[in-house]
Molecule: FMN riboswitch aptamer (RFN element)
Organism: Labedella endophytica
RNA sequence: CACGUGCUCCGGGGUCGGUGAGAGUCCGAACCGGCGGUGAUAGUCCGCGACCCGCUUCGGCGGUUGAGCCGGUGGAAUUCCGGCACCGACGGUUAUGGGUCGAUCCUCAGGGAUCGGCUCGAGUCCGGAUGGAAGGCAGCACGAC
Repeated sequence: CACGUGCUCCGGGGUCGGUGAGAGUCCGAACCGGCGGUGAUAGUCCGCGACCCGCUUCGGCGGUUGAGCCGGUGGAAUUCCGGCACCGACGGUUAUGGGUCGAUCCUCAGGGAUCGGCUCGAGUCCGGAUGGAAGGCAGCACGAC
């Protein structure tokens, strides 16, 4: 130095404008990306954690769990460069937007408007969470060599 054990510590990020009585949820634009691995650096390749469901001898186990292609360079990259895309749990939250049904009115007979009912609408707000955790080239101690 590497290895083992124990303890302590660390361990998630992201908004402006517009409309409007009301929106950080609609519209426009923007911004964000846990952990380990991978012949080169990954939100979208492989796996893990957390959330959720079930079982449990309470140690854990099982299930579920989103998204990327093309070109270039190179020995090697779905990881770099260029281009154009896509994804983001559960519950809540003044529901202006969408869908659908009905009524009334208009119509160039294609459809449109208003009202009422039902229903859907947050990665960035709030909550579980001052939690837990994958893990740590963070530290200390003991062991062992």